RNA sequence: GUGGGCGAUGGGGAUGGGGUCCCCCGAAACCGCCGAACGCAUCUUCUUGGAUGCCAAAGCUGAUGACUCCUGCCCAAGA
Numbered sequence: 001g002u003g004g005g006c007g008a009u010g011g012g013g014a015u016g017g018g019g020u021c022c023c024c025c026g027a028a029a030c031c032g033c034c035g036a037a038c039g040c041a042u043c044u045u046c047u048u049g050g051a052u053g054c055c056a057a058a059g060c061u062g063a064u065g066a067c068u069c070c071u072g073c074c075c076a077a078g079a
Base pairs, nucleotide, nucleotide: 010025011024012023013022016070017069018068019067020066021065032060033059039054040053041052042051043050044049
């Protein structure tokens, strides 16, 4: 350095916890949607331009991977 095994009664599935089930993970699995501006990268028929990607303000959705229970949060109305 390469390959394999144990490490898993473990870890993960965009906001906390519990139950059941499902899926993924050997350092990975996983980290939602939309998207202005600046900047950066690449390409371009030439360009104070255009295209794509990255970054990302504002805004929006959701306490679930699925079903369910508890708790929390927001809005509106009433007393």
The prediction has a mean pLDDT of 77. A computed fold for a 79-nucleotide RNA from a Pseudomonadota bacterium, annotated as Fluoride riboswitch aptamer (crcB RNA motif). Rfam family: Fluoride riboswitch aptamer (crcB RNA motif). The family has 289 seed sequences and 2,293 matches in Rfam 15.1.